A computed fold for an 89-nucleotide RNA from Carnobacterium antarcticum, annotated as Bacterial small signal recognition particle RNA. Rfam family: Bacterial small signal recognition particle RNA. From the family's description: The signal recognition particle (SRP) is a universally conserved ribonucleoprotein involved in the co-translational targeting of proteins to membranes. By type it is a non-coding RNA gene. RNAcentral records the identical sequence in 3 taxa. The coordinates come from a structure-prediction model, not an experiment, and the mean pLDDT is 75. The sequence is in RNAcentral, with records from ENA.
RNA sequence: GGCCGUAUGGCAAUGUUGAUCUUUCGAAUCGUGUCAGAUCUGGAAGGAAGCAGCACUAAGAUUGUUUCAGCAUGUGCUGUACGUACAUA
Numbered sequence: 001g002g003c004c005g006u007a008u009g010g011c012a013a014u015g016u017u018g019a020u021c022u023u024u025c026g027a028a029u030c031g032u033g034u035c036a037g038a039u040c041u042g043g044a045a046g047g048a049a050g051c052a053g054c055a056c057u058a059a060g061a062u063u064g065u066u067u068c069a070g071c072a073u074g075u076g077c078u079g080u081a082c083g084u085a086c087a088u089a
Stems, first nucleotide, its partner, number of pairs: 002086001004083009013073007021064001024061002031056004039048003
């Protein structure tokens, strides 16, 4: 110095978690807006509160790509250290 193994560092792979972005859903009642009908008020014109519905969303759930961070390993390569046997100079 070679093969094998162990420990460990680095890079990647795989799995997983979180964040960002994104898709969709999403408020019986304690969100917002608009409020049919109906109610109250006024002599009237009007005004007031506001159920259902609808829309926008919150908490939350869900989909997916990229990026970032973390964790793990019977995966791959490489660096360092060590170990036992084998063969070679």